[in-house]
């Protein structure tokens, strides 16, 4: 000098919600985090709290289907990016 984590982001596919869950915010508790022992202002999970939304068309005929949207939406694949200190690896 280089590789590799958690994860971030883009694209595609496929779901969920649109009867409001999810996302985002706050509090508390727990957990994981380059190969090793630790680590957090980053990440994940649970509980609680505050806030809060974009529907439309067609079919069917009683609450269901299809399509087009919408949601700081879930999952998967691929691309890009990606550990601060110590030791290790090439």
């Nucleotide at each position: 000098a280089g590789a590799g984590u958690a994860g971030a982001u883009g694209u595609g596919a496929u779901g969920c919600g649109u009867u409001a869950a999810g996302u985002g915010c706050c509090u508390u508790g727990g957990g994981a985090u380059g190969g090793g022992a630790g680590g957090u202002c980053g990440c994940c999970c649970a509980a609680g709290g505050a806030c809060g939304a974009a529907g439309g068309a067609g079919g069917a005929a009683u609450u269901c289907c299809u399509c087009c949207g919408c949601g700081g939406u879930g999952u998967c694949a691929c691309g890009u990016c990606g550990c601060a200190g110590c030791c290790g690896c090439u």
Molecule: THF (Tetrahydrofolate) riboswitch aptamer
Organism: pig gut metagenome